[in-house]
Molecule: transfer RNA
Organism: Actinomadura sp. 7K507
RNA sequence: GCCUCUGUAGCUCAGUGGAUCAGAGCGUCGCACUACGAAUGCGAAAGUCCCAGGUUCGAGUCCUGGCAGAGGUG
Numbered sequence: 001g002c003c004u005c006u007g008u009a010g011c012u013c014a015g016u017g018g019a020u021c022a023g024a025g026c027g028u029c030g031c032a033c034u035a036c037g038a039a040u041g042c043g044a045a046a047g048u049c050c051c052a053g054g055u056u057c058g059a060g061u062c063c064u065g066g067c068a069g070a071g072g073u074g
Base pairs, nucleotide, nucleotide: 001073002072003071004070005069006068007067010026011025012024013023028044029043030042031041032040050066051065052064053063054062
C1' cells in the first nucleotide's frame, strides 16, 4: 500500500429482510429484607448507535467519504 472484520449505556454484547427498536447481562444508585453486611427481590438513572454527508415519507440497519481498533497479504 491492498483486502476483510469491528465501532450501540461505565464494561461485555444483542438488534443489519428499513417503521412495531433503542435492548440484555454485569456494574452504579435507591428501597425492601438483615443485628450489620452479603445474597435475594423491586425500582431508577445512564446511549441523538464512532464522525460527516447522501438515499428515503422514515436509517442503529442501505450508499459514499473519513477516524479508530483487530486480522490477513506483497